Predicted 3D model of a 75-nucleotide RNA (transfer RNA) from a Candidatus Kaiserbacteria bacterium. Rfam family: tRNA. It is annotated as a transfer RNA. Its mean pLDDT, the model's own confidence on a scale to 100, is 80. The sequence is in RNAcentral, with records from ENA.
RNA sequence: GCCCCGAUGGUGAAACGGAUAUCACAACAGUCUUCGGAACUGUAGGUCCAGGUUCGAUUCCUGGUCGGGGCACUA
Numbered sequence: 001g002c003c004c005c006g007a008u009g010g011u012g013a014a015a016c017g018g019a020u021a022u023c024a025c026a027a028c029a030g031u032c033u034u035c036g037g038a039a040c041u042g043u044a045g046g047u048c049c050a051g052g053u054u055c056g057a058u059u060c061c062u063g064g065u066c067g068g069g070g071c072a073c074u075a
Base pairs, nucleotide, nucleotide: 001071002070003069004068005067006066007065010025011024012023013022018055027043028042029041030040031039048064049063050062051061052060
């Protein structure tokens, strides 16, 4: 330098063009408890960035950033 894969709440994962982005764990609050834990109920929190296509983008296209892998070059 070229090619491939990935980036979604704090963490790990779903969502394969149809809208309210889902689940588990974690966090916080409440109930319960002598206290804590467990259990139950509730709350907050997210699509890497910039453009484009589309009635509609997490999803498709272009460029970029970061991470992982492969190939090549130089000495």